Predicted 3D model of a 344-nucleotide part of an RNA (large-subunit ribosomal RNA, domain IV) from an Acidobacteriota bacterium. Rfam family: Bacterial large subunit ribosomal RNA. Model confidence (mean pLDDT): 88 of 100. The full RNA is in RNAcentral, with records from ENA.
Context: one part of a larger RNA
RNA sequence: CCCUGGUUAAGGAACUCGGCAAAUUAAUCCCGUACCUUCGGAAGAAGGGAUGCUCAUGGGGGUGAAGGCGUUGUACACGCUCAGCUUUCGUGAGCCGCAGCGAGCAGGUCCAAGCGACUGGUUACCAGAACCUUAGGUCGGUGCGAAGCGGUAACGCGACGUAUACCGGCUGAUGCCUGCCCAGUGCCGGAAGGUUAAGGGGAGUUGUUCACGCAGCGAACCGAAGCCCCGGUUAACGGCGGCCGUAACUAUAACGGUCCUAAGGUAGCGAAAUUCCUUGUCGGGUAAGUUCCGACCCGCACGAAAGGCAUAACGACUUGGACACUGUCUCGACCGGGGGCUCG
Numbered sequence: 001c002c003c004u005g006g007u008u009a010a011g012g013a014a015c016u017c018g019g020c021a022a023a024u025u026a027a028u029c030c031c032g033u034a035c036c037u038u039c040g041g042a043a044g045a046a047g048g049g050a051u052g053c054u055c056a057u058g059g060g061g062g063u064g065a066a067g068g069c070g071u072u073g074u075a076c077a078c079g080c081u082c083a084g085c086u087u088u089c090g091u092g093a094g095c096c097g098c099a100g101c102g103a104g105c106a107g108g109u110c111c112a113a114g115c116g117a118c119u120g121g122u123u124a125c126c127a128g129a130a131c132c133u134u135a136g137g138u139c140g141g142u143g144c145g146a147a148g149c150g151g152u153a154a155c156g157c158g159a160c161g162u163a164u165a166c167c168g169g170c171u172g173a174u175g176c177c178u179g180c181c182c183a184g185u186g187c188c189g190g191a192a193g194g195u196u197a198a199g200g201g202g203a204g205u206u207g208u209u210c211a212c213g214c215a216g217c218g219a220a221c222c223g224a225a226g227c228c229c230c231g232g233u234u235a236a237c238g239g240c241g242g243c244c245g246u247a248a249c250u251a252u253a254a255c256g257g258u259c260c261u262a263a264g265g266u267a268g269c270g271a272a273a274u275u276c277c278u279u280g281u282c283g284g285g286u287a288a289g290u291u292c293c294g295a296c297c298c299g300c301a302c303g304a305a306a307g308g309c310a311u312a313a314c315g316a317c318u319u320g321g322a323c324a325c326u327g328u329c330u331c332g333a334c335c336g337g338g339g340g341c342u343c344g
Base pairs, nucleotide, nucleotide: 001339002338003337004336005335006334007333008332010330011329014328019325027051028050029049030048031047036041038173052095053094054093055092056091057090058089059088060087061086062085063084067081068080069079070078071077072075096100108323109322110321111320112319113318114317115315116314120132121131136171137170138169139168140167141166142165148157149156150155174310175309176308177307179240180239181238184237185236186233187232188231189230190229193228194227195226199222200221204217205216206215207214208213241259242258243257244256245255268302269299280296281295282294283293284292
C1' cells in the first nucleotide's frame, strides 16, 4: 500500500453525477394512525409505550389420588367439589444493571412528480426497465373436409373444438372520451360500359398445283380475371393550411377580406421522457436552485386505440424535497484478520 472487518471527539451530506457505500430502523404485545381511494385499500402509515428477575394475589385451561356431596340403571357407574402438579392471561409490591426481544437473527420513514394499471416475463455471460406480456377494448377473417399453420403428399395441429368458437392486426386495467378528411394508397362491393390473352370466328388473301386439293397469313365479330370506371370504408396506410386588415390610450383581435385544400387539429394536455431559441416568464421551495413543483401558452416540431387526458393500488424503475441516521465528507486516527513487501 491492497483486500476484508471493528471503533471514533465536534459537526452531520458540507461528499458526490447521485446519500453510492455505510449507518439508522428491526421481534412480540398494547395504544394510535392523515391525504387519497376503484371503499378492497392506503396500514406495519406516521407516532408513542411495554418486555428481565423475586414475592404476593386474581381469572381461565389440562391433569386429578384419597375424601366429601348428588343421581339411579346399585356398577370396576356417572356428575360436582377439591389438594398437588402443570399451562396461560392479568393485577400489586419489590430487586439489580448503562442497558431486560440484555447476544444473534428480524422494515429506516415521509412528501411531491414522471412512466407503466397491477401479478408475471426479458438481453444464458456488463442493461430487469418506461421494454415484452397481460385481463379489457376494437377491427378483420373463418359455416366446418372452417379459416390459419406445418408438410411434395398422405396426413397432422386448429379440435375429438363449431361464431359466447378459432385465427390474424392494432390498442393495453379502470374512469371520461376518441373530433374533421375517402383526394392519394389499400381493402370491400358493383349482372352496365371501355380495354384485354389463349381460344372461337372466318370477310379476304398468299404459296404450290393443269385441277381437286394441301399449306400459310388473316379483317369484322364472340372471348375471363385484371386494369379503367362507379360507390363504400380510417380502432385501414395515412392527412388534419397561408397572407392581409380590424375595437375611442396602447396592446390584442371576438370580427372581416383573400388564396389554396380531400379536409384544414375538435376535446383534453402543453418549455412536456416532446420546447430549438431556453437557465422562456411568473410563483413555490433554498441564504443561494441550468434540476424540481405549480402556473402561463409564443406547441421550432402534443393530440385523440403508432390512442388523448385523468387515476387508487403496485414498482430492486426515474426525478426533486424532508426527517432520522451516519467516517460519504471537514480530516483524519486507531485496532483486528488476510495479502503484498523485507529477511530466512